[in-house]
Molecule: transfer RNA
Organism: Actinomycetota bacterium
RNA sequence: GCGCCCUUAGCUCAGUGGAUUAGAGUGCGUCGCUACGGACGACGAGGUCGGGGGUUCGAAUCCCUCAGGGCGCG
Numbered sequence: 001g002c003g004c005c006c007u008u009a010g011c012u013c014a015g016u017g018g019a020u021u022a023g024a025g026u027g028c029g030u031c032g033c034u035a036c037g038g039a040c041g042a043c044g045a046g047g048u049c050g051g052g053g054g055u056u057c058g059a060a061u062c063c064c065u066c067a068g069g070g071c072g073c074g
Stems, first nucleotide, its partner, number of pairs: 001073007010026004028044005050066005
């Protein structure tokens, strides 16, 4: 230098043939249970979907660009 892949909640990830309200597990908070804690159960908070731009009535999803990371080739 070239090609491919990844970036979504604190963490690990799903969703990526455009519209249902952005989700799961775990962690966190509150409550229940308990002598206390753990475990278990219930409820809840937490996200400008890596940044910017474009297409579209409508974008996490399509296109361009930038940044970070991984693999391969030269």